[in-house]
């Protein structure tokens, strides 16, 4: 030097699943837990994919239900973009 490496050294975040809160949901944050992770740090209508479908609309039906299309609502522990420790080996 180090966008390689993470076996050393200091450290980090927590999957599932539980609890109760918010949420139409998917999912969120908090306590517990610890499967993992060299970026499990940050970024989501202006990179990609995925999830949900309130409203809306459009079939259905006597009405209820139910189906269908759809995010500016959700996922960063899905791939990306950006950023960051160590410098043992």
């Nucleotide at each position: 030097c180090a966008c390689a490496g993470g076996u050393a050294a200091a450290g980090g975040c927590a999957c599932a699943c539980c609890u109760g809160c918010c949420g139409a949901a998917a999912g969120g944050a908090a306590g517990g837990g610890c499967c993992g992770c060299a970026a499990a740090g940050c970024u989501a209508u202006a990179g990609g994919g995925g999830c949900u479908a309130a409203c809306a609309c459009g079939c259905g039906g006597u009405g209820a239900a139910g189906c269908g299309u759809u995010a500016u609502g959700c996922c960063a522990g899905c791939c990306a973009g950006c950023u960051g420790c160590c410098g043992a080996a």